[in-house]
Context: one part of a larger RNA
Molecule: large-subunit ribosomal RNA, domain I
Organism: Flavobacterium aquicola
RNA sequence: GGCGUAUGGGGGAUGCCUAGGCUCUCAGAGGCGAUGAAAGGCGUGAUAAGCUGCGAAAAGUUACGGGGAUCUGCACACAAGACUUGAUCCGUAAAUACCUGAAUGGGGCAACCCGCUAUGUUGAAGACAUAGCACACCGAUAGGUGGGCAAACCCGCUGAACUGAAACAUCUAAGUAGGCGGAGGAGAAGAAAACAAAAGUGAUUCCGUAAGUAGUGGCGAGCGAACGCGGAUUAGCCCAAACCAGUGCUGUUACGGCAGUGCUGGGGUUGUAGGACCACGGCAUUUUAUGUACAAGGAACCAGAAGUUGCUGGAAAGUGACGCCAUAGAGGGUGAUAGCCCCGUAUGGGUAACAAGUAUAAUAGAUAGUGGUAUCCUGAGUAGGGCGGGGCACGUGAAACCCUGUCUGAAUUUGGCGGGACCAUCCGCUAAGGCUAAAUACUCCUGAGAGACCGAUAGUGAACCAGUACCGUGAGGGAAAGGUGAAAAGAACCGUGAAUAACGGAGUGAAAUAGAUCCUGAAACCAUACGCUU
Numbered sequence: 001g002g003c004g005u006a007u008g009g010g011g012g013a014u015g016c017c018u019a020g021g022c023u024c025u026c027a028g029a030g031g032c033g034a035u036g037a038a039a040g041g042c043g044u045g046a047u048a049a050g051c052u053g054c055g056a057a058a059a060g061u062u063a064c065g066g067g068g069a070u071c072u073g074c075a076c077a078c079a080a081g082a083c084u085u086g087a088u089c090c091g092u093a094a095a096u097a098c099c100u101g102a103a104u105g106g107g108g109c110a111a112c113c114c115g116c117u118a119u120g121u122u123g124a125a126g127a128c129a130u131a132g133c134a135c136a137c138c139g140a141u142a143g144g145u146g147g148g149c150a151a152a153c154c155c156g157c158u159g160a161a162c163u164g165a166a167a168c169a170u171c172u173a174a175g176u177a178g179g180c181g182g183a184g185g186a187g188a189a190g191a192a193a194a195c196a197a198a199a200g201u202g203a204u205u206c207c208g209u210a211a212g213u214a215g216u217g218g219c220g221a222g223c224g225a226a227c228g229c230g231g232a233u234u235a236g237c238c239c240a241a242a243c244c245a246g247u248g249c250u251g252u253u254a255c256g257g258c259a260g261u262g263c264u265g266g267g268g269u270u271g272u273a274g275g276a277c278c279a280c281g282g283c284a285u286u287u288u289a290u291g292u293a294c295a296a297g298g299a300a301c302c303a304g305a306a307g308u309u310g311c312u313g314g315a316a317a318g319u320g321a322c323g324c325c326a327u328a329g330a331g332g333g334u335g336a337u338a339g340c341c342c343c344g345u346a347u348g349g350g351u352a353a354c355a356a357g358u359a360u361a362a363u364a365g366a367u368a369g370u371g372g373u374a375u376c377c378u379g380a381g382u383a384g385g386g387c388g389g390g391g392c393a394c395g396u397g398a399a400a401c402c403c404u405g406u407c408u409g410a411a412u413u414u415g416g417c418g419g420g421a422c423c424a425u426c427c428g429c430u431a432a433g434g435c436u437a438a439a440u441a442c443u444c445c446u447g448a449g450a451g452a453c454c455g456a457u458a459g460u461g462a463a464c465c466a467g468u469a470c471c472g473u474g475a476g477g478g479a480a481a482g483g484u485g486a487a488a489a490g491a492a493c494c495g496u497g498a499a500u501a502a503c504g505g506a507g508u509g510a511a512a513u514a515g516a517u518c519c520u521g522a523a524a525c526c527a528u529a530c531g532c533u534u
Base pairs, nucleotide, nucleotide: 001533002532003531004530005529006528007527008526009525015519016483017482020454021453022451023450024449025448026447027446028445029443030442031149032148039100040099041098042055043054044053050074051073061094062093063092064091065090066089070082071081072080105114106113107112115133116132117131118130119129120128121127135146136145137144138143153184154182155181156180157179158178164171168218194201195200205232206231207230208229209228215223216222236435237434238433239379243266244265245264246263247262248261249260250259251258252257271413273378274377275376276375277372278371279370280369286366287365288364289363290362291360292359293358294357297354301349302348303347307322308321309320310319311318323340324339325329331343332342333341384408385407386406387405388404389403390402391401394420415430416429417428418427419426470477471476490518493505494504495503496502
């Protein structure tokens, strides 16, 4: 020096655990904000740095309800106190709620500075207190509304590139990402100027199928329907106009009116064309809101069955013996594995705010029929057309249909549009106004529950005081870090020592090689002892 064995140091793998995550299901909620939000700053405790709570009424105040012995949060200890005249705690409803922040009296480098008006404290100045003072829109005033924030879902406007095409330009990616605006618990769409095809359907939305079909496509890469069928859910309505009445204004007048126009009310709403108008009949039927009563449900919370003993052990829930309950053998805890020890569970009860729904009378609102046909009405810079684009699965194509930047531009029920160029026949529908629940999408959030999900290099970035420490001028980036023990019983006291270091005794404990750098404690690496060997 090497190898081996043993004992330690070092290190923190592994095992076990879970306080935290992840993914879902069901139910709820789906908003907050000028009555000042979200987010913060600064304060607030006997002592108080941080977190939490709260706001100058400041770990809190009031009322009601629950509850029943301790309490003054995390967080020990000490001090000082509270409480059966019911505290702490839990629920509901209130009060207070500094400064910043849409921030809104003006300003500003957020959490700061400085005003004006009125009233009061004064007779005045100054100061202080209270209240008001932003802008935009609507409105005659009075007054009202808006603004900002928030995870996804939804609608509209705008709108890429990488990429694919094995290059690349049409094309694709993709109307995606991004930007802007808007709304709601959903949003959007929606009651046929629709489909279909010789037979029929009957608003919209969503799912399955049709179908990777028909098509489209440098016919490349790719893109990609519909009819029909089966389901989910179902719901239909209101205006404009004709006509009538009232009223205002304007023009004109022979002052009798006439004409035009605005507003309000009635009327009326469709394709089997309907309505106005005329005639007949009649106040039917259905339904909504408001009020009252009842009321499922609904907070904290309450009741809630049944076990003893021997043994092992530090500890019994283990094991042996003999029992019991069960509408409760879900789960968790307790010194090891407990139906019967504790919290609970099944079940039953309780109830404030609120309240689906039911009943009821009144009031208010809405809602129908038959026949006739002369006249009137039935959405105009619209439909359609030219040019240029876009959307439709459809790239200009034979390209219908829908939208429109620009130029044009009808008809009026004997009307008009569509059925994929176009024409005829036939069929369907009735544009140029509007509203509409459900089935559908999503989850920042609340409650209950689940997992052939993770178990501390995993699972959220974050199990721990984490969007923290730290980095960056900034936008932004972004960690590491869990475990004594059943119980602190957390090592009194003594010794060595400079020592409040460290160690040795003593003591606690089942265990201290469980001693706070604390469960287990692998490997690398280091040391000591012994053996063998060169």